[in-house]
Record summary
The RNA shown here (Bacterial RNase P class A) has 374 nucleotides and comes from Roseovarius faecimaris. NCBI's taxonomy places the organism under Bacteria, Pseudomonadati, Pseudomonadota, Rhodobacterales, Roseovarius. Rfam family: Bacterial RNase P class A. Rfam classes the family as a ribozyme. It is recorded under the gene name rnpB.
This record gives sequence, structure tokens and C1' cells, in this order.
RNA sequence: GCGGAGGGCCGGAUGGCCGCGGCAUCAGCAAUGGCGCCGAGGAAAGUCCGGACUCCACAAGACAACGGUGCCGGGUAAUGCCCGGCCGGGGUAACCCGAGGGAAAGCGCCACAGAGAACAGACUUCCCCUGCGCGACAGGGGUAAAGGUGAAACGGUGGGGUAAGAGCCCACCGCGGGGCUGGCAACAGCACCGGCACGGCAAGCCCCACCGGGAGCAAUGCCAAAUAGGGAUCGCACAUGGGCUGUCUUGGCCUCGCAGAUCCGGGUUGGCAGCUUGAGGCGUGUUGGCAACAGCGCGUCCAGAUGAAUGGUCAUCCAGCUUCGGGCCACGGCCCGGGGUGGACAGAAUCCGGCUUACAGGCCCUCCGCGCAU
Repeated sequence: GCGGAGGGCCGGAUGGCCGCGGCAUCAGCAAUGGCGCCGAGGAAAGUCCGGACUCCACAAGACAACGGUGCCGGGUAAUGCCCGGCCGGGGUAACCCGAGGGAAAGCGCCACAGAGAACAGACUUCCCCUGCGCGACAGGGGUAAAGGUGAAACGGUGGGGUAAGAGCCCACCGCGGGGCUGGCAACAGCACCGGCACGGCAAGCCCCACCGGGAGCAAUGCCAAAUAGGGAUCGCACAUGGGCUGUCUUGGCCUCGCAGAUCCGGGUUGGCAGCUUGAGGCGUGUUGGCAACAGCGCGUCCAGAUGAAUGGUCAUCCAGCUUCGGGCCACGGCCCGGGGUGGACAGAAUCCGGCUUACAGGCCCUCCGCGCAU
């Protein structure tokens, strides 16, 4: 210098004028006004996971069903998230990707092509025998090495062996078995034994292990207002019955039906609470840890709207893009001066922790490969 990998950050700046929401304060009977402070994001988004919180349900145990998760260890309030590692795959490498338990419990499926697709199979080639018309022939047999098909062909490579061949035999690799060593573990390494038995798919059913009540701030509580439907008591009616609790067992609970009389509670609209101080966040220092993260100290309270505020405009400037003039050049561009244009995705709605998706342009750090120079 060129090409690449991983991570972090910013995502217009300053000022004037006009305006909006919240809180505090002052004035005012009030409406409102003055003054001060605060006022969107890295994703506020999708609502996909995990929680906090609230209400509803819940006698206990077991089981079933349904849904989810799925290598190992750690982190966390918790997770399907994060960190570290293992194994497999890709890349020269930095590094990236993996729904990554079980296919010797059972069932099912394996398109097309191909002779044959799971107790496999013989199209061409190869080898032996017999026949004749002596051939690119016919018939019988052997074999599965070579060719061919496929995502996948019932171990691979090399040697021996053979009529030709074949784990038929041998070496190495693979596979299986029990063992030893290392590691918390996933797993790795080593030697021994076995001639090979056990194809793939579980984002097909299934099996195993673990986890899981339901609904969500339009939750929920309080107050006020006006209208249609429920409970208690009385009356009539009366059950070794009937009903409820997912199922079963044991147990528990209710007493229903209505034509009436009297007395009490829910939905709708408006307001208030919930509503922002919380497993906080952010900044900073320090300790432990490879890290995720955790502990401690200091500083700072950092939106709470609800027909829903957080904006508009002007000026100056800044990236970036573009153009004109001049200069330099290693022909890729660079410098000076002027003009024009000009900032993406988006936007709180109970609150947190994640994931995913969108994003003009720009900055920084670390690492890898190649080339050149010293």
C1' cells in the first nucleotide's frame, strides 16, 4: 500500500424569536400569568422470549394431556439471553456458522435417476465351462474389483492372494467394545481386543430429561352521575336425590326450582390513584474473575403525556455530495479559493432484562493475509 476479520462510539452544532407538556415557587377568588428546572431512542419499533407488579383461580398427592427447552460449565431476579469451553462444518488466516439429547425401544419416509434404496442388487465390463455358424455369438456358472446412477450403493487406501475377485489375509485409517490417563464436565489422548456387525431423516411420529396455573396497566383500586340485568330474607315447592372440584383415590363444598314482596352488590361515561426511586440507570474510582458479571466508595434524580407535549422558523457554521477557476501529480488523486445542495431509520404510553428487525453518513480500536522498502 492492497484485500479481509472482530468490536466500540456518534448519528448534526451554536445562538435569537415564537410555541407545547410536567414539577416547584410567587401573584390572583378563579381563569391565568411571571420566574426556575426537566422534557424521546439506539433502536422508544416487532410484541418474539424472560421477569417485576396487579387481579382471578387454587384441599393434597399421583397421573395424563398440552406447550416449550435440549453438548458442558459458569453468570443472572429470570430466560430460549450472555460469557467461557467442547464437538462438527467452512476459511490460507484473523474468524464465522450449527434446534448440538436419543436412529442396537418401536412405527414411518428415502423423490428423480439407477440393475439395485435397507434381511439390497447385477446394466456394461471381468473370469471359467459347454456349444457351434468361431463372433462385439448363444447357454450355464463365478465375482462385485472397474465403469455408470444418485444426496446416499452395505467400511476406505495400499499390498498379498486368486481363473477373475472379495476382510479371504495383512498394515494404516475409520468403526465397535471394555480399560487406563487428563479434565468439575462436555470431551480428548493412549495402548489392547474384535474382521465389521450398527445407512440417513427425530425443524416425521415417538422416547428420555428438565421447565411451565390463567389473564394482562384497556391489569387493578377509589369517587361521582344516569339507565337495563344478579345475591340475601320471607312465601310457595322438597331430596338415602342432584350439582361442583381436568381425571382417579381419599376428602371437601353447595342445596338448587319461581309468579311475588323487602333490602344490598357488578358493567358504561368522566375524574383520581396505579405512574414512575427501581433486581434502577448513567458517570467515575477500586477489588475479585480469562470473561459474562459481582462487591464496595463517590457524584447525579435522569419524561410522565392521555383526542396523547417533547415542535416551528431565521442566522452562522460542520460532515458529506456536486460544480467552476487556479496549481501540483507517481494519472489513482491531492491542495487553495468561490457557488449550489445538504443530515438516515424512527419516535415514549406500567416498568425492567434480552433477542430480532430498520438505519444516509462518519469516527476510533484490535487482529489476519499478501506485496513492497529498510
Notes
RNAcentral holds the sequence, with entries from ENA and Rfam. Model confidence (mean pLDDT): 76 of 100.